Molecule: transfer RNA
Organism: bacterium
RNA sequence: AGGGGUGUAGGUUAAUGGUAGACCUGGGCUCUCCAAAAGCUCAAGUGGGGGUUCGAUUCCCUCCACCCCUG
Numbered sequence: 001a002g003g004g005g006u007g008u009a010g011g012u013u014a015a016u017g018g019u020a021g022a023c024c025u026g027g028g029c030u031c032u033c034c035a036a037a038a039g040c041u042c043a044a045g046u047g048g049g050g051g052u053u054c055g056a057u058u059c060c061c062u063c064c065a066c067c068c069c070u071g
Base pairs, nucleotide, nucleotide: 001070002069003068004067005066006065007064010024011023012022013021018054026042027041028040029039030038047063048062049061050060051059
């Protein structure tokens, strides 16, 4: 320099263009003499920008970060 892949919650990961879910972690509560366990509940996310579309996590362009391949 060229090509390909990945990017979603603090972590691991789902989601045919049509309400962004789950599990773990975290906060609160119930239970208990106390705690653990269990149960209930709450909070937290689509890498940045632009485009297409009635509607974008999803499709297109570009940039960024990481990984792989070629030279």